[in-house]
Molecule: transfer RNA
Organism: Gammaproteobacteria bacterium
Order: sequence, then C1' cells, then structure tokens
RNA sequence: GGAACUGUAGCUCAUUUGGGUAGAGCACACGACUCAUAAUCGUGCGGUAGCAGGUUCAAAUCCUGCCAGUACCA
Repeated sequence: GGAACUGUAGCUCAUUUGGGUAGAGCACACGACUCAUAAUCGUGCGGUAGCAGGUUCAAAUCCUGCCAGUACCA
C1' cells in the first nucleotide's frame, strides 16, 4: 500500500440474511432462605447499537465517509 472481517448493557454474546417495540447469561443492588457466609430462588438496575451523514413512514439492520481493533496479501 491492497482487500476482508469485527465494533450492541460493566463483561461475554444474540438480534442483521428478509428494515417494523433492543434481548440473554454473568456481574451489580435489594429481598427470601441460613446462627452466619456461600450456593439457590425472586425482584430491580443497566445500551437512543464505535462516530457522522444519506435512503425510508420507519434503520442495530440498507448506502457513504471516518475512527479503532483483528487476521490475510504484497
């Protein structure tokens, strides 16, 4: 220098293909249980989806640019 993939909750990841209410597990807080702790159970908290723009009635999803990371080619 070239082409590709990835970026969604504190962490690990679904949801994308075919646009239509953003989810799960772990973590955290509270409660139940226990003499107490852990485990277990219940409830709750938590993201306008890397940034900006475009298309659309409607965008995590489609298009463009940029940023960061990963591996590949030269």